[in-house]
Context: one part of a larger RNA
Molecule: small-subunit ribosomal RNA, central domain
Organism: Candidatus Micrarchaeota archaeon
RNA sequence: CUGGGCGUAAAGCGUGCGCAGGCGGUCUUGCAAGACAGAUGUGAAAUCCCCGGGCUCAACCUGGGAACUGCAUUUGUGACUGCAAGGCUAGAGUGCGGCAGAGGGGGGUGGAAUUCCGCGUGUAGCAGUGAAAUGCGUAGAUAUGCGGAGGAACACCGAUGGCGAAGGCAACCCCCUGGGCCUGCACUGACGCUCAUGCACGAAAGCGUGGGGAGCAAACAGGAUUAGAUACCCUGGUAGUCCACGCCCUAAACGAUGUCAACUAGGUGUUGGGGGAGGAGACUUCCUUAGUAACGUAGCUAACGCGUGAAGUCGACCGCCUGGGGAGUACGGCCGCAAGGUUAAAACUC
Repeated sequence: CUGGGCGUAAAGCGUGCGCAGGCGGUCUUGCAAGACAGAUGUGAAAUCCCCGGGCUCAACCUGGGAACUGCAUUUGUGACUGCAAGGCUAGAGUGCGGCAGAGGGGGGUGGAAUUCCGCGUGUAGCAGUGAAAUGCGUAGAUAUGCGGAGGAACACCGAUGGCGAAGGCAACCCCCUGGGCCUGCACUGACGCUCAUGCACGAAAGCGUGGGGAGCAAACAGGAUUAGAUACCCUGGUAGUCCACGCCCUAAACGAUGUCAACUAGGUGUUGGGGGAGGAGACUUCCUUAGUAACGUAGCUAACGCGUGAAGUCGACCGCCUGGGGAGUACGGCCGCAAGGUUAAAACUC
C1' cells in the first nucleotide's frame, strides 16, 4: 500500500466535549479548479508486444510497426464534486406551553438499628461453632427499663421501574443547577455528522494535609481445623471505610456490541407524554410519540444467537486487530509525592 475483520475466536479508546482534517439537505444562476471529450506538441535509443529478416534451430542479432496507459498547450461540455451569489425548510437549533425523574452541588431535619457511657431491676452465666476453644462475666456480664453520647447507612415503598455521556445516583425538606420528553404555533435558515492531537469527567483500592471514627474490617495477635494451614471457621483488631481540600486514572470501566443518519413483518409487558371513542364516575378501549424489557418474520451468523434499541440492508467519520509464549514486559519518552500509569519492542522459542 492492498485485503479481510472487531458480541463470545485477535480486535470498539471507560465516557463526553471539541480545533485541524474527512464527509455533508434542497432549488436557481454564474465560474470552470476537479471531471469528461477532441486537437496539437512531446513522451531519446535500447527493452516489452506484433509482422518480417540473419546465424543449420534457439538463445542472440536485426528492419518496420504498434505501444510508451504520462505531461503540457489549446478548443469544447456543464450532468456530478468544488467555488461564488441568491433562495427554501424536511436536517440542526431557539422561543412560548406542559410533564416525569435516586441527574448534579450545598444546607437543614428525622426515625429504626449497632456500639459505648450513667442509673435501676436481676443472677450465673454470656458469646461462639460442625464440635470446641481463645474471649466476656460474681470488681455483677448476658437479659430488661429509663436517660445520654457518637458515627455510619437509610427497612417498607422498590419494580422485570426511573435519571445520567459514562463512572454512577435511593430517608425527608429547602436553596442553587444540568439534561430529557411531549403538543401545537412562531422564529433562525444547513448553523450539520464524525473527530487524530487536545481538554474535561472518570467505581473501588491507594497517596498527601487536616478532621472524624459507631459498625465493618486488609495487616496483625490469639483460638480451632489439619500431615502442615503463613487459609477457609471463631474471638479480638490497626490502616481503611466517613468529611474537606489536593492527587492517582485503573477495572469483567460489559450490552465483552464506537458515534451519527436512513431503510426493512408483527404481536406482548412496562415507564413518561399527547390525542380520539365509550362511561355519571372509577375506569375501559384505540391511535401516536420517547424510553425500557422479553418473544419473533425476512435477513444475518462458524454456531450460540441477533432480529425497527440489529449482530439485517447501506452511507459518513473515528478507534482497533493481523499465530501462541516472551509481554502489556525491557529500554527510552511523557505523567505521578509514591504506588504506579501511558506509549511500547526485540532476541529466543513452539